RNA sequence: GGGCGAUUAGCUCAGCUGGGAGAGCGGCGGCCUUACAAGCCGUAGGUCACAAGUUCGAGCCUUGUAUCGCCCACCA
Numbered sequence: 001g002g003g004c005g006a007u008u009a010g011c012u013c014a015g016c017u018g019g020g021a022g023a024g025c026g027g028c029g030g031c032c033u034u035a036c037a038a039g040c041c042g043u044a045g046g047u048c049a050c051a052a053g054u055u056c057g058a059g060c061c062u063u064g065u066a067u068c069g070c071c072c073a074c075c076a
Base pairs, nucleotide, nucleotide: 001072002071003070004069005068006067007066010025011024012023013022019056027043028042029041030040031039049065050064051063052062053061
């Protein structure tokens, strides 16, 4: 330098054919218990990496950038 993949909640990840942003774990509160754990109920938490474009509408499509991973090439 070229190619491919990933980037969504604190963590691990889903998100279908473009229209509701979600799950599990974790956090917080409550119930239960003498208490803790487990269990049950409720609740908060999001610049969907960044920027632009297309569209009535973008996490999703297009372009560029950044970071991480893998492969190839080049130099030494």

Transfer RNA from a Deltaproteobacteria bacterium, 76 nucleotides, folded computationally. Rfam family: tRNA. It is annotated as a transfer RNA. Gene Ontology term of the family: triplet codon-amino acid adaptor activity. The RNAcentral record of the sequence draws on ENA. RNAcentral records the identical sequence in 3 taxa.